[in-house]
RNA sequence: AUGAAUCCUUGGAGAGACUCUUCACGAGCACCGAAGGCGAAAGUUAUAUGGAGAAACCAUAUGGCGAAACGCUCAGGUAAAAGGACAGGGGACAGA
Numbered sequence: 001a002u003g004a005a006u007c008c009u010u011g012g013a014g015a016g017a018c019u020c021u022u023c024a025c026g027a028g029c030a031c032c033g034a035a036g037g038c039g040a041a042a043g044u045u046a047u048a049u050g051g052a053g054a055a056a057c058c059a060u061a062u063g064g065c066g067a068a069a070c071g072c073u074c075a076g077g078u079a080a081a082a083g084g085a086c087a088g089g090g091g092a093c094a095g096a
Base pairs, nucleotide, nucleotide: 007090008089009088010087011086016029018028019027020026021024030078031077032076036074037072038071039070043065044064045063046062047061048060049059050058051057
């Protein structure tokens, strides 16, 4: 299944064609966020303590789960080319 992923195609942003030098596998400063990566809110859950007393309930603490186009800026990027989250179209066939 009103069709996943892979695949083809179209569109696709941001930021220095920066400075220096011994010209290299170089050094330096400034910046971007849409490959990738990392972070965790509400909530939920487990345990402990307390209220308060078996369950249910509430509060606090510690741990687990928990999204992004949010944040970080590791990686990547800052002329063109390439890449590019995401979206349209095609196709594929069962996973995501």

Model confidence (mean pLDDT): 82 of 100. The RNA shown here (Glycine riboswitch aptamer) has 96 nucleotides and comes from Clostridium aminobutyricum.